[in-house]
RNA sequence: AAUGGAGAGUUUGAUCCUGGCUCAGAGUGAACGCUGGCGGCGUGCUUAACACAUGCAAGUCGAACGGUAACAGACUCUUUGGAGUGCUGACGAGUGGCGAACGGGUGAGUAAGGUAUAGUUAACUUGCCCCUUGGAGAGGGAUAGCCACUGGAAACGGUGAUUAAUACCUCAUACUUCUAUUUAUCAGAAGAUGAAUAGAGAAAGGAGUUAAAUCUGCCAAGGGAUAGGACUAUAUGGUAUCAGUUAGUUGGUGGGGUAAAGGCCUACCAAGACAAUGACGCCUAGCUGGUCUGAGAGGAUGAUCAGCCACACUGGAACUGAGACACGGUCCAGACUCCUACGGGAGGCAGCAGUGGGGAAUAUUGCACAAUGGGGGAAACCCUGAUGCAGCAACGCCGCGUGGAGGAAGAAACCCUUAGGGGCGUAAACUCCUUUUAUCAAGGAAGAAGAUGACGGUACUUGAUGAAUAAGCACCGGCUAACUCCGUGCCAGCAGCCGCGGUAAUACGGAGGGUGCAAGCGUUACUCGGAAUCACUGGGCGUAAAGCGCAUGUAGGCGGUUAAUUAAGUUAGAAGUGAAAGCCCACAGCUUAACUGUGGAACAGCUUCUAAAACUGAUUAACUAGAGUCUGGGAGAGGAAGAUGGAAUUAGUAGUGUAGGGGUAAAAUCCGUAGAGAUUACUAGGAAUACCGAAAGCGAAGGCGAUCUUCUGGAACAGUACUGACGCUGAGAUGCGAAAGCGUGGGGAGCAAACAGGAUUAGAUACCCUGGUAGUCCACGCCCUAAACGAUGAAUGUUAGUCGUUGGAGUGCUAGCCACUUCAGUGAUGCAGCUAACGCAUUAAACAUUCCGCCUGGGGAGUACGGCCGCAAGGUUAAAACUCAAAGGAAUAGACGGGGACCCGCACAAGUGGUGGAGCAUGUGGUUUAAUUCGAAGAUACGCGAAGAACCUUACCUGGCCUUGACAUAUACCAGAACCUACCAGAGAUGGUGGGGUGCCUUCGGGAACUGGUAUACAGGUGCUGCACGGCUGUCGUCAGCUCGUGUCGUGAGAUGUUGGGUUAAGUCCCGCAACGAGCGCAACCCUCGUGACUAGUUACUAACAGCAUAGGCUGAGGACUCUAGUCAGACUGCCUUCGUAAGGAGGAGGAAGGUGGGGACGACGUCAAGUCAUCAUGGCCCUUACGGUCAGGGCGACACACGUGCUACAAUGGGGAGGACAAUGAGAAGCGAAAUCGCGAGAUGGAGCAAAUCUAUAAACCUUCUCUCAGUUCGGAUUGCAGUCUGCAACUCGACUGCAUGAAGCUGGAAUCACUAGUAAUCGUGAAUCAGCCAUGUCACGGUGAAUACGUUCCCGGGUCUUGUACUCACCGCCCGUCACACCAUGGGAGUUGAUUUCACCCGAAGCGGGGAUGCUAAAUAGGCUACCCGCCACGGUGGAAUUAGCGACUGGGGUGAAGUCGUAACAAGGUAACCGUAGGAGAACCUGCGGUUGGAUC
Repeated sequence: AAUGGAGAGUUUGAUCCUGGCUCAGAGUGAACGCUGGCGGCGUGCUUAACACAUGCAAGUCGAACGGUAACAGACUCUUUGGAGUGCUGACGAGUGGCGAACGGGUGAGUAAGGUAUAGUUAACUUGCCCCUUGGAGAGGGAUAGCCACUGGAAACGGUGAUUAAUACCUCAUACUUCUAUUUAUCAGAAGAUGAAUAGAGAAAGGAGUUAAAUCUGCCAAGGGAUAGGACUAUAUGGUAUCAGUUAGUUGGUGGGGUAAAGGCCUACCAAGACAAUGACGCCUAGCUGGUCUGAGAGGAUGAUCAGCCACACUGGAACUGAGACACGGUCCAGACUCCUACGGGAGGCAGCAGUGGGGAAUAUUGCACAAUGGGGGAAACCCUGAUGCAGCAACGCCGCGUGGAGGAAGAAACCCUUAGGGGCGUAAACUCCUUUUAUCAAGGAAGAAGAUGACGGUACUUGAUGAAUAAGCACCGGCUAACUCCGUGCCAGCAGCCGCGGUAAUACGGAGGGUGCAAGCGUUACUCGGAAUCACUGGGCGUAAAGCGCAUGUAGGCGGUUAAUUAAGUUAGAAGUGAAAGCCCACAGCUUAACUGUGGAACAGCUUCUAAAACUGAUUAACUAGAGUCUGGGAGAGGAAGAUGGAAUUAGUAGUGUAGGGGUAAAAUCCGUAGAGAUUACUAGGAAUACCGAAAGCGAAGGCGAUCUUCUGGAACAGUACUGACGCUGAGAUGCGAAAGCGUGGGGAGCAAACAGGAUUAGAUACCCUGGUAGUCCACGCCCUAAACGAUGAAUGUUAGUCGUUGGAGUGCUAGCCACUUCAGUGAUGCAGCUAACGCAUUAAACAUUCCGCCUGGGGAGUACGGCCGCAAGGUUAAAACUCAAAGGAAUAGACGGGGACCCGCACAAGUGGUGGAGCAUGUGGUUUAAUUCGAAGAUACGCGAAGAACCUUACCUGGCCUUGACAUAUACCAGAACCUACCAGAGAUGGUGGGGUGCCUUCGGGAACUGGUAUACAGGUGCUGCACGGCUGUCGUCAGCUCGUGUCGUGAGAUGUUGGGUUAAGUCCCGCAACGAGCGCAACCCUCGUGACUAGUUACUAACAGCAUAGGCUGAGGACUCUAGUCAGACUGCCUUCGUAAGGAGGAGGAAGGUGGGGACGACGUCAAGUCAUCAUGGCCCUUACGGUCAGGGCGACACACGUGCUACAAUGGGGAGGACAAUGAGAAGCGAAAUCGCGAGAUGGAGCAAAUCUAUAAACCUUCUCUCAGUUCGGAUUGCAGUCUGCAACUCGACUGCAUGAAGCUGGAAUCACUAGUAAUCGUGAAUCAGCCAUGUCACGGUGAAUACGUUCCCGGGUCUUGUACUCACCGCCCGUCACACCAUGGGAGUUGAUUUCACCCGAAGCGGGGAUGCUAAAUAGGCUACCCGCCACGGUGGAAUUAGCGACUGGGGUGAAGUCGUAACAAGGUAACCGUAGGAGAACCUGCGGUUGGAUC
C1' cells in the first nucleotide's frame, strides 16, 4: 500500500465435453395477498404533455404624479337635522417606476441550435450592485384620471372639455463615447494602442429642514462583479433489409442585418460540400453530477436532491424590455369548453391543493410567513401554495417493544406410536419482580440577533396505574434450513427448474411438529449479478454452432538491418480544471441509529507548459538475410488450338447358315422362318482413350490421362551477377469455378432422367428386365452452386526421430540397378506438446506473431419480406412471432443387426417312432346357463393347481334358516352336571314335547370343568390388491458363466484381471501377458447301479452231510453260493507307445469298470413388476341380521364349434384258441385276503395266513402248436339295446365293472410339427399314491424284450466367446419419417379498404415583420410622425402526386403444438436398393431415378 472473485439443478443406462434453460444474492418512486404496536428521518401520478369546477400561487412604491371612491381622525360652519374642507393617517381606480425573463411545474419535442469535458470570443451584451471621473443649463406642448354626452346584453368602448409628473419633446454643453477620413507604432491573421480633423449623441427630480446638512434618484464615460450570447474540438443510442445525400446546397465578392462572427439574409460568380472512421433516412430518447449492480472491467438506469436544456391547450408571430419571441402578457389561426339579448364575447392547473378520467398504482380544496430566501419600498411594511410545518400511506431506511427470573423425569388438550411410550415442553398453570411502551395527571424548552413561534402545550422531564395495550407471514421432495399422520386417488390440485398426483403422496388439501424472517412476510414486475452465455480484462471455429469453393488485388491493419533528425504516440514533473451534494475516511450533533454538520481524501478525465528520446510513427541517408530480376540444364495427365491413330460398341450392305436368341433369383415384355442370334468381309458414324497407372506427377481451386505439332502459364534445383524492403494479409471489388440446368446453332454411336411395357408385391408411381426422349459431345453465351472436404483461411519463424517415394544438385569410391549429404514436394509411423475424447504431431490440431472470414441453445429457417444478380430455374444478403428444455460431440457398458469369426447343444443332418386325418378319454377356449366357482396364457397355460367334483369336497346358483355367531380368548350375570335317549312337524337345517342321568371339591355361602342363554370386547370372509410383501416355484440353464480385494491404465463412465495361443464337458487346465490373488458357480465330496473282499446270517439261500418223504430248503444242519446290509478296496491318464514346450490328445495293455464309468440329488450373479393373497403367512382396503354361518336341491359333467395332451386302432412282424416259461419295485389291519364251493362273468360265500425277505397278485410281450389268408375282414372296437355285479344314506342329472346282442369311423393320415444317441428309442406287462367307489387311457415308480443312426456343422432354432456398426437403453415387439383427417396458436401473400407520418408541386394567404407610402390625419418638435392602400415573406388550410408505416381483409401458403386417428415404412444394423450433398425430372406420402461429388459406409 492493498480489503478483493464460492456455486447448484437439469440432456445420458452411466461418463466427459459443448450448450442453453432455471435457482440461490443485491436493488426498486413499486403493486397485489395475509397480517399490523410505537417513534424518528425520508419518499409519494412511472399511466392520459388527458380534460378541468372552486380558491389561492406577483406584486409593490403616495419619499415620481394629478388626486380622494371606501375607512378612521381632525378642523370649519351650523337652524344641532346636518353641511363643508384631502387637512391628517392612509388610499380604490388612474399616469409613472421597478418587478413580472426569478422562484415553482413538466419531459411532449430534441440523436444535436441539446448535454458533458476542455477551450475560443482580437466577433459580443449585461437592469439592479461596487469603484472612479464629470455633469444635471434653457424651454415646450400633450395625455390618462376626473367631468359632460353617448354606443353595447356583456366584454369593451366612442366624442368633447380640462390637468400633473422621475411620462414625452426641442435647444445648448460634454467627453477617454460613437461615425467618417488621415496617420504613427506594435502584432502570427482578423486586430491592438496612440495622434489629428469633421460630424453625432445627456440629464429628473424627490424626501427632509426655518434654512441647511444629509439622504435618495437622474445623465455621460471608464473599470469591476454577476448573468448571459456566439463559436471550436472530443465524447454522447439502435438500424446498412436506410448507400448515396445536397441548389442557399459548398465557397467567394458586394450589400443588408444583429449586442455580436457567420448563407444569418440577399444579388452576382464558381461547382462545389458531405459519405463505408457510416453521409442521408427511419425508429427510440431530454442530457449530466449521480443511482443500482459488479472483485473489477463493465452492464442497466437518469424518481426524489443539484447543474444545463426544452416546453407552457396546438401551430405561427412579433411587441415591450438590460434580459422573452414571455406558464398565471399581446396578436392571428385551429380544436375544445363556457357566457350570450345571437349581434358578439371569455378561457388555458406540465404552479399549490382539489375534481373527473386512465390505471395494478401514488396523499390535504390544511397552518404560517415565526425561520431561510425572493419582489417592491428610504422605511414601517405589503406580497410570496418558494419555503417552514402539520395531515394521509409499513412506500422505504433506522430504532424500540410485545415482558424478566423461578417453576415437573414433565398437568390437561392436541398429535404420533412398535401400545411400552414419545412430542408440544419450562412451554402453561403457579410464585416473585420490572414498567421500555400504553393510559391519566403535573411541569415544559431550544429553534430568535431588539420585538415577533405556524409547528405546539410539541420534544423532553416527573408522578400514578397495571403484565397490563401489542405477532404474524412464508416454507419443510432435491437445489435449500426444516417430517410425520389423515383425506384424495393422473381426480382435485401443485410447480422457479427437475418434476409430484393412477389406494400406503415427507411434492396436492388439512392437522401436529419443525425451519426461516419478523411489524412485517410472501408473490408479481423490472435491473445488475451469477453468465468466461459477446470473452478489453476473459471464449472459440478437424468431428459439438463456426474457415468465404479458389485466387488476384484496392482501402485499411501489420511490417527486416544500421545511423541521424524530429517529438505525433509514449514516459516523467508542474499548473489549471474536474460545481455543490453523493460514495469513502476521521471527528462531531440529535438518548442510539437512520439522518445531519465540519474537515480530509477521491473524482482513473480533459487542457496547458517543461523535460526525456529507449520503443512505435514521420523525414533523411545507407545495408542485404525478406521479396524480385538474370543465367543454366532438367521434370510434369498444367492450359489453348490443330492434326493423326488403333481396339471396342452400334448401324448398314453382302455371303455362309438354321431355330432359336436375349434376359433373370426365376420369368416375361423384346428380337427371330419376311431368316434372327452366330460367323466372314466391307462401309458409316460418334464417343471414350485398355496396358503403362503407382500412397506417383502437375495445377490456386474446380480439375487434368492415346500420339504428334504449334503457342503458352507456373514451380523446384544450381550459379550468386543485379534491384534494395519493392513485403504479409486483405473489407468492398474483379476473375476462375465439378455436375446438373438455360439460350442459339450443330452433332447424336453408346449410356440414359422423363415416358412405355414386362416382372416382383397386399400395393410397387421403386429396386430387376426390355425399350427409350431430353441430356451426355462440339462452338458461342449464361448460370455460380456441391459432403466445392484435409469438413483444418493465408503468411512467417521455432520445436526428437525413423522408414518409403518424386524432382534437382553435390561428395565419395569398388564407377554401379552404388553409397552418403543436401534443397524442394508427397506418404507412413512416432516423442515432447496439445485435445472433451477421437486423434494431430516439422505437410500441427504444438509453441509464437500479423491480417482476414465466421460462431453464440434446438426448432421456426437458410425460410418470409425488402434489396441486388439471373432468360428462367434460382442464387446472394437475411429476420420475427411462436414453440421446446433440451438439441449436440466424443467415448463407455450392454442389447440388437436380413454384420463378421470361432465353439457348443437331438439344434440341423443321419435314423427310429409319433402328433396333425378316425373314434374315444381328458384339459382349454368359445358359446350357453340361475350357476356352468376360481386361478394358470408363447416358449415357461391347456391329463396344469386337482395323488382322484354322485352327497361331502365346493369356493358357484336357487330357495329355506341364524346373527357374539360353525370356530378362539376374556369378563359379568342367570340356569343346568356333563351326557344318553324317544316321539312329533319339516326337504332338511331347525323347532317343539318327553324319558333317563345327577358326578368332583367344599369352610355348605359356594367353587372348578362342561353345557345352554343374555350383554360386551370381538369372531368370521376361498372378498380386493402376487403391481405392497414373506415363503415356495417355473424359465433362460447344469448354460459356463457372475464378481470382488489390491495394483495398474484412463479426466471419467470404465478397462485390465476374465483378453490372446492351445486344451477341455467346463472361466477345465497349460503357456504368454500389468497384473497378483480371492469368492459364488464347474469339478469333487453325498445317494444309487456295476466288481471284489471282510463281517453278519432270518423270514432269504442250499454246495457238502443227514432225516422225513417223494411236494416244495419241508426239516436237522451249514455260512460255501445267490441274496440281504454294513465296512472297505478299486480308476489315478497310474503304466506302455506316439504327438505336443506344457496342459492335454490318439492308440494299447491290464481290469468288473477307462478317460466326468451309468443315473440321481445338487441350479452362480441375475432376467421375465413370470406364477401363487384359493396351500400357508401377511401390510393396507372392504363386508359385519352379511361379501359371515347353516341346510336341501342344482351346478362345476351343458355343446354348433376350435385347439392342446393322450388311449385304441387301421392289421398277418397280426387276430383268435390251446399248452408252456421267466421279473422287479411297492402296498396291506375299518387292510391285503389264500384254499375250497357257487356263478358264463363281474362277483358271492368263506375266513387259512399275514402288522409282512415268512401271508396275500395268472406278469405280459416270449416259446410251441392249431386256425384265419388280405376282406372294412375272425382287423377295429365306438355307439346303442337288454340283463346284471359291486361300492355307497343315495349311482336320474353323474360311478366303475360283467354278460348277451349291436358292430360306427378308420385301410397309416395335407400344410406343418414332436421325442429320442444305449440298456436309450420302440415295445410288454406290474405296482403305488389319492381313494367308500371311480370316470386312471392320467401321474409317479418297477422290471422284461431290446434296436437303427450320427458323413458332418453349409443351413433352421437356442446358447457362449471375441470383434464391428448403431440415431436402440422400456434396449428391434426398439427407434423413427412424411402426406392426409381433426382442434388450437402465431405468421407470410392477398383484390382491396381505413387511418397515421413525412415529402414534393401548385393555389390561398390571417396576424406579424420588412419595403413603398399619400393629394388623408397630425399639439409640441420637424430634413418629423401616423394611416388607408400596394408589394414581399409566411402559419393554418385546399388540390394533386409520391414514399413509409399501422389496423382490418374473402381467399390462400407453409409453420408450430396437441396419451391412445388413416396410409405406408424413408432413416438408424450392409435398416434389408449403403447413406448423404448439389442439380434436374417424376410421384398419395415418406421418397424414386439420372448426372457429378463425399465417406460422416458394412463386409471381404
Predicted 3D model of a 1500-nucleotide RNA (small-subunit ribosomal RNA) from Alvinella pompejana epibiont 7G3.
Rfam family: Bacterial small subunit ribosomal RNA.
Model confidence (mean pLDDT): 84 of 100.
Taxonomically the source falls in Campylobacteraceae (Bacteria, Pseudomonadati, Campylobacterota, Campylobacterales).
RNAcentral holds the sequence, with entries from Greengenes.